[in-house]
């Protein structure tokens, strides 16, 4: 310096659900709570993928309201990925 995470130690994070707040929604934040995680640290402006559709456009209808379809500029890093890094052991 690189690889691996079987063993050890010290820490760390916190799924679902519930409560409150924000939001059109997806979802996020806080509290409770632990399903799990060796990067469950960071990055959504490397890239792929997923979710949502306020607004916009289109369709059809119309007196109007409402309806359907497409779309990210919204979101997810606990989907893959990128990037940085702790620990003893081998």
């Nucleotide at each position: 310096a690189g690889a691996a995470g079987c063993c050890a130690a010290a820490a760390g994070c916190a799924a679902a659900a519930c409560u409150g707040a924000u939001g059109a929604a997806a979802a996020u934040c806080a509290g409770u709570g632990a399903c799990g995680c060796a990067a469950a640290g960071c990055c959504a402006a490397a890239g792929g993928g997923a979710c949502u559709a306020a607004g916009u456009u289109c369709u059809g209808a119309u007196a109007a309201a409402g309806a359907g379809a497409a779309u990210a500029u919204g979101u997810c890093a606990g989907c893959c990925g990128g990037u940085u890094g702790c620990c003893g052991u081998u």
This is a predicted structure of a 90-nucleotide RNA (c-di-GMP-I riboswitch aptamer). It matches the Rfam family "c-di-GMP-I riboswitch aptamer". From the family's description: GEMM was predicted in a large-scale screen for bacterial structured RNA regulatory elements. The prediction has a mean pLDDT of 85. Of the family's consensus pairs, 95% are formed in the model.